[in-house]
RNA sequence: GGCCCCAUCGUCUAGCGGUUAGGACACCAGCCUCUCACGUUGGUGACGAGGGUUCGAUUCCCUCUGGGGCUACCA
Repeated sequence: GGCCCCAUCGUCUAGCGGUUAGGACACCAGCCUCUCACGUUGGUGACGAGGGUUCGAUUCCCUCUGGGGCUACCA
């Protein structure tokens, strides 16, 4: 160089055209406790960027960005 895969709350991850974008951990607050921890209840918090298709895009297509893998020859 070529080919393939991935990108969602702080982290890990589910969702793959119409969802209130869900869960676990973490964080914050309440309860519990003499206090902390544990436990329990609630809360905050996310679709990498730009374009396209569509009535409607996190989801499909293209480009870019970033990350990972295979390959060194052609299928």